[in-house]
Molecule: SAM riboswitch aptamer (S box leader)
Organism: Pseudonocardia sp.
Formats: sequence, structure tokens, C1' cells
RNA sequence: ACACCAUCCAGAGCGGCCGAGAGACCCGGAUCGACGACGUCGCAGCAACCCCCCGCGUGAGUGGGUGCGGGUGCUACCGCCGGGAACGAUGGAGG
Repeated sequence: ACACCAUCCAGAGCGGCCGAGAGACCCGGAUCGACGACGUCGCAGCAACCCCCCGCGUGAGUGGGUGCGGGUGCUACCGCCGGGAACGAUGGAGG
């Protein structure tokens, strides 16, 4: 690469740098953006998928807890909305 499982209407922003488009794809709509978006770096924060803690189970698993700590993730708009496509993102466990 690939296939499997779970989640995607809750929550959480400031600063430096950059400089023109941006939020996965197609159509339409509304939106953000030179009062600097998107991206990136730093710091801060949110959450609770995994680690961790307690219970149940022979077991695969499953119910709950904490946020001091470790691995990720996330911090405009419901994955921005409708339609299409059945795709994308994140985590876990495989490979």
C1' cells in the first nucleotide's frame, strides 16, 4: 500500500514567520481571507482513542475512573450546508 473495528451536531486560541487563496473530490449554496486567511513554528488549551487505575469475565472482551504523567489527535462554521460519489479524517489493532 491494503483490509478490519470505533468515532466524526460536545469542547478548546494567542503570538512569530510567510504571502494568496482556503475548508479532501464533483455540482450548487452560504462562509473565511491583504484588518493577512491557508500553511508553518512556539506557547497555551481541549478531549479522553491507546498506555495507566478499579471492577466483571477462563478468555476474546466489557462497565467505570483520573487528566499529574507517556503515545497520538484536535482547537472558524455539524466532515460548513444540500445533492452526488461511497469518499475522507483520527485512533486502535493487524500487515